Record summary
Predicted 3D model of a 349-nucleotide part of an RNA (small-subunit ribosomal RNA, central domain) from a metagenome. The prediction has a mean pLDDT of 88. The RNAcentral record of the full RNA draws on SILVA.

Context: one part of a larger RNA
RNA sequence: CUGGGCUUAAAGAGUCCGUAGGCGGCCUGUUAGGUGAGGUGUGAAAUCCCCCGGCUCAACCGAGGAAUUGCGCUUCAAACCGGCAGGCUUGAGGGAGAUAGAGGUGGACGGAACUGAUGGUGGAGCGGUGAUAUGCGUUGAUAUCAUCAGGAACACCGGAGGCGAAGGCGGUCCACUGGGUCUUUUCUGACGCUGAGGGACGAAAGCUAGGGGAGCGAACGGGAUUAGAUACCCCGGUAGUCCUAGCCUUAAACGAUGAGCACUAGACCGAAGAAUCUCCACGAUUUUUUGGUCGUAGCGAAAGUGUUAAGUGCUCCGCCUGGGGAGUAUGGUCGCAAGGCUGAAACUC
Numbered sequence: 001c002u003g004g005g006c007u008u009a010a011a012g013a014g015u016c017c018g019u020a021g022g023c024g025g026c027c028u029g030u031u032a033g034g035u036g037a038g039g040u041g042u043g044a045a046a047u048c049c050c051c052c053g054g055c056u057c058a059a060c061c062g063a064g065g066a067a068u069u070g071c072g073c074u075u076c077a078a079a080c081c082g083g084c085a086g087g088c089u090u091g092a093g094g095g096a097g098a099u100a101g102a103g104g105u106g107g108a109c110g111g112a113a114c115u116g117a118u119g120g121u122g123g124a125g126c127g128g129u130g131a132u133a134u135g136c137g138u139u140g141a142u143a144u145c146a147u148c149a150g151g152a153a154c155a156c157c158g159g160a161g162g163c164g165a166a167g168g169c170g171g172u173c174c175a176c177u178g179g180g181u182c183u184u185u186u187c188u189g190a191c192g193c194u195g196a197g198g199g200a201c202g203a204a205a206g207c208u209a210g211g212g213g214a215g216c217g218a219a220c221g222g223g224a225u226u227a228g229a230u231a232c233c234c235c236g237g238u239a240g241u242c243c244u245a246g247c248c249u250u251a252a253a254c255g256a257u258g259a260g261c262a263c264u265a266g267a268c269c270g271a272a273g274a275a276u277c278u279c280c281a282c283g284a285u286u287u288u289u290u291g292g293u294c295g296u297a298g299c300g301a302a303a304g305u306g307u308u309a310a311g312u313g314c315u316c317c318g319c320c321u322g323g324g325g326a327g328u329a330u331g332g333u334c335g336c337a338a339g340g341c342u343g344a345a346a347c348u349c
Base pairs, nucleotide, nucleotide: 004320005319006318007303008302012317014201015200016199017198021194022193023192025088026087027086028085029084030083031082033081034080035077036076037075038074039073040072041071042070049065050064052062053061054060091191092188093187094186095184096183097182098181099180103177104176105175106174107173108172109171110154114150115149116148117147118146119145120144121143125136126135162169163168206247207246208245209244210243211242215241216240220236221235222234223233258316259315260314261313262312263311266294267293268292269291270290271289272288273287274286275285276284277283298305299304322349323348324347331342332341333340334339
């Protein structure tokens, strides 16, 4: 390389958009680039293969044929692929009418809890643990009441419930704004799928600048425990956690399962609609989208999966090729840094 693979054995990029490229619905006409058929020229000789012959045989040699799977020219065919022209509506998109939602951004507001401050009551403990101690307290703590201030998070509702491409999103209201679903079949008429490079988004931690700082809390200090205890437990506590602007770009970024389309038994539960029947309240049936559980065939090494496939097929992309060395070295590139991306070999088993 071929072949084979990627849930868990090595292997799906964190996610989406999109350039080139690859692939692409139905009908008609045309073309003849691909494709197919015929003819012709060429495809040196030797070699290989077949047949005949010459050295006593063979090797070897001579003669003829075949082959040379290719290329050029030419004639024909027109199903398929491609090109051109025209048309269609089922793919795709737009419109109209409904509709669910923690989708996003900004602003305003609310109550509970917590901490602090001030004042009142009160008078000896509080706190904490397995038990202690450190700690707080007669300069009046803990407890309790009132007032004020502050920051962060939003109990119940809340649900294998919803929304989002993923990361993720949860008090209430307002403004702006993205996407989805259903119905209609009104319009456009293949406008589609994927996507190397590229671009955007991307938890937490971390970084820069300026704010903020209640609680929690790496580091750090102290008290315990212990043989020790650089821990687990306790008392404190700085960065951080929060906001604004800008970086970083990584995660067990997981469904460890790329995206799209089509087909292939069912049953049950939830969410958002629509239609039909009906006694128009209950209810029943059908149907679209969506979240789950079980399960047939099939698949699978098994666990399992099973119309949300890991089944059956097609298209496109990414990735894998024994373990360690190693996601290291080196070079390149990005970053303020931390570091990220790309990414070996010797050697060894």